Record summary
Predicted 3D model of a 385-nucleotide RNA (Bacterial RNase P class A) from a bacterium.
[in-house]
RNA sequence: GCAGCAGGCCAGGCGGCCGCGGGCGGACUCGUCCGUCCGAGGAAAGUCCGAGCUCCACAGGGCAGGGCGCUGGGUAACUCCCAGUGGGAGCGAUCCUAAGGAAAGUGCCGCAGAGAGGAAGACCGCCUAAGGGAAUCGCGCGCUCCGCGUGCGGCUCCCCGGCAAGGGUGAAAAGGUGGGGUAAGAGCCCACCAGUGUCCCCGGUGACGGGGGCAGCUUGGUAAACCCCGCUCGGAGCGAGACCAAAUAGGGGAGGAGAAGCGGCCCGCUUCGCUACAACUCCCGGGUAGGUUGCUUGAGGCGUCGGGUAACCGGCGUCCCAGAUGAAUGGUCGCCACGGAAGGUUCGCCUUCCGACAGAACUCGGCUUACGGCCUGCUGCGUUU
Numbered sequence: 001g002c003a004g005c006a007g008g009c010c011a012g013g014c015g016g017c018c019g020c021g022g023g024c025g026g027a028c029u030c031g032u033c034c035g036u037c038c039g040a041g042g043a044a045a046g047u048c049c050g051a052g053c054u055c056c057a058c059a060g061g062g063c064a065g066g067g068c069g070c071u072g073g074g075u076a077a078c079u080c081c082c083a084g085u086g087g088g089a090g091c092g093a094u095c096c097u098a099a100g101g102a103a104a105g106u107g108c109c110g111c112a113g114a115g116a117g118g119a120a121g122a123c124c125g126c127c128u129a130a131g132g133g134a135a136u137c138g139c140g141c142g143c144u145c146c147g148c149g150u151g152c153g154g155c156u157c158c159c160c161g162g163c164a165a166g167g168g169u170g171a172a173a174a175g176g177u178g179g180g181g182u183a184a185g186a187g188c189c190c191a192c193c194a195g196u197g198u199c200c201c202c203g204g205u206g207a208c209g210g211g212g213g214c215a216g217c218u219u220g221g222u223a224a225a226c227c228c229c230g231c232u233c234g235g236a237g238c239g240a241g242a243c244c245a246a247a248u249a250g251g252g253g254a255g256g257a258g259a260a261g262c263g264g265c266c267c268g269c270u271u272c273g274c275u276a277c278a279a280c281u282c283c284c285g286g287g288u289a290g291g292u293u294g295c296u297u298g299a300g301g302c303g304u305c306g307g308g309u310a311a312c313c314g315g316c317g318u319c320c321c322a323g324a325u326g327a328a329u330g331g332u333c334g335c336c337a338c339g340g341a342a343g344g345u346u347c348g349c350c351u352u353c354c355g356a357c358a359g360a361a362c363u364c365g366g367c368u369u370a371c372g373g374c375c376u377g378c379u380g381c382g383u384u385u
Stems, first nucleotide, its partner, number of pairs: 001381010012336007020039009041357001045368002048366005053237004065233005070084005085099001086097004100228002105226002107222003123167002125163003131159004136154008175193006194218001196215008241293004251284005260275004300319008338355007
């Protein structure tokens, strides 16, 4: 210098003017003014996990369904985090890992290939010992000398067969190497190695690692395929929920001018009782608009000390740090700082322009996604001293 890996930090600063939301105090003409203090983020985002809080549901057990699945630790909790183990990728720094069971059962294994899973598969190839056939050579025998027939042996080919060694296909072809064995071969047999199961010893809290013995001699992969095993899971969400409460309409109760019906007494009128309707008045309750609350002091921030490899935990001190609701947190000017681009240059620098993603809505802990810049440590390669 180039390429890369890991971690941390910041999210421009100061001042002037104008403006917005909230708390507290004061003033008055009671919704305005004055003073003072505070006023977005590392992701406020996606709403994907886990909780607090609230309401509803809930004897117990099971079925169905979802989630999770190495070990130890952290935490209110987690599918999150930390530290490790095993496996994998990279020359390396380092990174990835959804990592129980394939010897309970079922399914699937594209293309290629003869054959893709139960004692599989003969395309090329190897073999002719056993069975059959053809041609030919040698020898023997028989017939009638050429020739024919027949027997034995050799060689070549074919059929029926044997073979999983070699070639070829594939991610994967039913352990590897060597020797024996065989017609040719093969864990068919043997030695070593790998792998599986099991037992023992040592180290580790543990996952696991190291070593040794024995057994049968070999068992493909896939469970973010069905499935099996183990653990775990009620639902809805701050427009949750609670409180206050107009106008209008409707509901209930009381009073109720008046009119009607029935009954009692009565010749009749009057009067009394009951029932129904009912203007109007008052009261009650549900509930809408609206308002209040929930609402921001909290698994809280910062500093320091201690424990722990770390995640994190504990002690002490200190601080109060948005609560809007058609939804505030802004605009502009000046100076300075940082980074980038272009131009100029007396190589000191100067001028101009640009400044990432994005906006709280009950609150936390995580994850994921978007995005500008700075710093530190480390790795590989090249060059120089």

A source record names the gene rnpB.
The RNAcentral record of the sequence draws on ENA.
Rfam family: Bacterial RNase P class A. Rfam classes the family as a ribozyme.